This is a predicted structure of a 164-nucleotide RNA (Lysine riboswitch aptamer) from a bovine gut metagenome. Rfam family: Lysine riboswitch aptamer. Rfam describes the family as follows. Riboswitches are metabolite binding domains within certain messenger RNAs that serve as precision sensors for their corresponding targets. Allosteric rearrangement of mRNA structure is mediated by ligand binding, and this results in modulation of gene expression. This family includes riboswitches that sense lysine in a number of genes involved in lysine metabolism, including lysC. The model forms 100% of the base pairs in the Rfam consensus. Model confidence (mean pLDDT): 76 of 100.
């Protein structure tokens, strides 16, 4: 220098699931009744054009689902994976043009050893959960030291074996 195999944790990481549970939800919506709105108006992301539809409130009855999550099962793994920037393809927002927003895949590049707790921001129905920044202690690894402990570094690292 290269190849192969491993370790960090039983709360390591991620994917799938026609399993199960909670919440979503006194919800959305539907039916009926009452009042109300009437178009030179309003709504459908913005502008122009076209098109479609008509508002709002209250009571009663009926009454979901999606995304996300906990537990379980199966599978793939140890830059596992997450995330920022940027370029690009595709999709969605009634149709067309120009924008804008959101999402997916791929390429390049940056950050993060790992999980936990807290604060703030964003997403979300949510006090669940995810994520970004910051802080805290803990933990694995290597180096150094004044070595029953302390200090510091980063995974492009560490350990083992083999080859050159």
């Nucleotide at each position: 220098c290269g190849a192969u195999a491993g370790a960090g944790g039983u709360u390591g990481c991620g994917g799938c699931u026609u399993g199960u549970c909670a919440a979503g939800a006194u919800u959305a919506g539907u039916u009926c009744c009452g009042c109300u709105u009437u178009a030179u108006g309003a709504a459908c992301g913005a502008a122009c054009a076209g098109g479609u539809u008509c508002u709002g409130c209250g009571a009663a009855a009926c009454g979901a689902a999606a995304g996300g999550g906990g537990c379980g099962g199966c599978c793939g793994c140890c830059g596992a994976a997450a995330u920022g920037g940027u370029g690009u393809u595709c999709u969605u927002u009634c149709u067309g043009u120009u924008c804008a927003a959101a999402g997916u895949g791929c390429g390049c590049u940056g950050u993060u050893g790992g999980g936990c707790u807290g604060u703030u921001g964003c997403a979300g129905a949510a006090u669940a959960u995810g994520u970004a920044a910051c802080a805290g202690a803990c933990u694995g690894u290597c180096a150094c030291c004044u070595u029953u402990g302390g200090u510091g570094g980063a995974g492009c690292g560490c350990u083992a074996u083999c080859g050159u």